[in-house]
Molecule: transfer RNA
Organism: Desulfotomaculum sp.
RNA sequence: GGGCGGUUAGCUCAGCGGGAGAGCACAUGCCUUACAAGCAUGGGGUCGGCGGUUCAAAUCCGCCACUGCCCA
Numbered sequence: 001g002g003g004c005g006g007u008u009a010g011c012u013c014a015g016c017g018g019g020a021g022a023g024c025a026c027a028u029g030c031c032u033u034a035c036a037a038g039c040a041u042g043g044g045g046u047c048g049g050c051g052g053u054u055c056a057a058a059u060c061c062g063c064c065a066c067u068g069c070c071c072a
Base pairs, nucleotide, nucleotide: 001071002070003069004068005067006066007065010024011023012022013021018055026042027041028040029039030038048064049063050062051061052060
């Protein structure tokens, strides 16, 4: 330099045009002598950035950034 993939909650990830979600973690309560486990409830998001298409974009298109693999 070229090709392909990834970027969504604190972490690991799903979701691929029309309600932003799961597990773990975290907070509070219950339980326990206490802790862990378990149960219940709850908080937490510029969906990498900018622009475009569309009535409507996390989702489609372009550019840029970061990152993984392969080729040279």